A computed fold for a 377-nucleotide RNA from a Myxococcales bacterium, annotated as Bacterial RNase P class A.
Of the family's consensus pairs, 98% are formed in the model.
It was read from a public genome assembly, where an Rfam model found it.
It matches the Rfam family "Bacterial RNase P class A". Rfam classes the family as a ribozyme. Its family is annotated with dimeric ribonuclease P complex, tRNA processing and ribonuclease P activity in the Gene Ontology.
The coordinates come from a structure-prediction model, not an experiment, and the mean pLDDT is 76.
Taxonomically the source falls in Myxococcales (Bacteria, Pseudomonadati, Myxococcota, Myxococcia).
RNA sequence: GUGGUGACGCAGGCGGUCGCCGAAUCAAUGAUUUGGAGGAAAGUCCGGGCUCCGAAGGGCAAGACGCCGGGUAACACCCGGUGAAGGCAACUUCAAGGAAAGUGCCACAGAGAAUAGACCACCUGACCAGGGAAACCUGGAAGGGAAAGGGUGAAACGGUGGGGUAAGAGCCCACCGCGCCUUCGGUAACGAAGGUGGCAAGGUAGACCCCGUCUGGAGCAAGGCCGCGUAUAGGGACGCUUAAGGACUGCCCGUCCGUGUCCCGGGGUAGGCUGCUAGAGGUCCUCGGUAACGUGGAUCCCAGAGGAAUGAUCGCCAGGUGCCGUGCGAGUGAUUGCACGACAUACACAGAACCCGGCUUACGAGUCACCGCGAAC
Repeated sequence: GUGGUGACGCAGGCGGUCGCCGAAUCAAUGAUUUGGAGGAAAGUCCGGGCUCCGAAGGGCAAGACGCCGGGUAACACCCGGUGAAGGCAACUUCAAGGAAAGUGCCACAGAGAAUAGACCACCUGACCAGGGAAACCUGGAAGGGAAAGGGUGAAACGGUGGGGUAAGAGCCCACCGCGCCUUCGGUAACGAAGGUGGCAAGGUAGACCCCGUCUGGAGCAAGGCCGCGUAUAGGGACGCUUAAGGACUGCCCGUCCGUGUCCCGGGGUAGGCUGCUAGAGGUCCUCGGUAACGUGGAUCCCAGAGGAAUGAUCGCCAGGUGCCGUGCGAGUGAUUGCACGACAUACACAGAACCCGGCUUACGAGUCACCGCGAAC
């Protein structure tokens, strides 16, 4: 200098004018002071707090998770580790238990796709033809051997090398792989070493399934209070304790409520207050921990709108950041630190709606660290 990887980042300060919402105070139809939208507020994908269902029992179904250890209120999240895959690397990703419980699937191509199989080539070869004195040679060949060479395919019933064989094959041997056993290290997942066995199980569970762990449901339009209002002369079904109906995912059992319950049609109201912001809270310090995070201390209050406020405008300073210049230093050098000055400067993505912890996605001025390549000293 360039290409990549990982992480951080947030729209400044002062003053004035006008406008809006909350809180506090007061001399109160207003005045003063003070606060007022994000790192993702987004997606609604997870987990909870909270509210309601009398209690929220047991089983089935259904759903979620799935290597090991730790964190957390909890989690499908986070941290650390192991194994595997990708990348030259920094790093990234993993739906990471089980294929010997069972059932499926592996198109096409190919001989054959799981206790499969012979297309080309290989070996043998009854028999036939030709040559030859014969041995034998050449050509064809039913049957047999083999799956080692080649081909097909995403994948072909372990791999490489050697021996052996008519030609071949774990047939035998060495190494690798795989199964089992032992020892060592580690909390563990797992790793390393040694021994032993020719060695039986292709892939796929992000196919059905099996195994293990967990799960009551609905949701702030939850719920609570106040007010207003009228019309059930309607129709129908079931039932009145051996009961209809009900207890809010579905089914069953159990337990409980129960004199009316439900359906169709018709009428009235739809307003106000609350829930609603002091929290699994923020910031700083100390200690523990590789880390996530936790103990302890100090300090702060940092939106609560209600069809939806948090805005508009003017002036100054550039706080942060970047480039340049001057001066003083550091360094062998490449470079770099401090001070001053001038110039420039992020509205990109995007707006709270009960709250919190995550994940995913979008994005601008910029910053830091690491990896690769090139060049210079």